Transfer RNA from an Oligoflexia bacterium, 73 nucleotides, folded computationally.
The organism belongs to Oligoflexia, within Bacteria.
Its Rfam family is "tRNA". By type it is a transfer RNA.

RNA sequence: GUCUCCAUCGUCUAGAGGCCUAGGACACUCCCCUUUCACGGGAGUAACCCGGGUUCGAAUCCCGGUGGAGACG
Numbered sequence: 001g002u003c004u005c006c007a008u009c010g011u012c013u014a015g016a017g018g019c020c021u022a023g024g025a026c027a028c029u030c031c032c033c034u035u036u037c038a039c040g041g042g043a044g045u046a047a048c049c050c051g052g053g054u055u056c057g058a059a060u061c062c063c064g065g066u067g068g069a070g071a072c073g
Stems, first nucleotide, its partner, number of pairs: 001072007010026004018056001028044005049065005
């Protein structure tokens, strides 16, 4: 330099045009349980990398950017 893949709560992830003002697990906060802790139960906080475009409607499709990974030279 060329090409390919990836980017979603603190972490790991589900999603593949409308059922998603985004679900789950762990973590965190509070409550219940317990003499206390642990276990168990309940509730809560928290995310679509950025900018455009397509569409009635975008986390999802397209373009560009940024960051990461890989292949070739």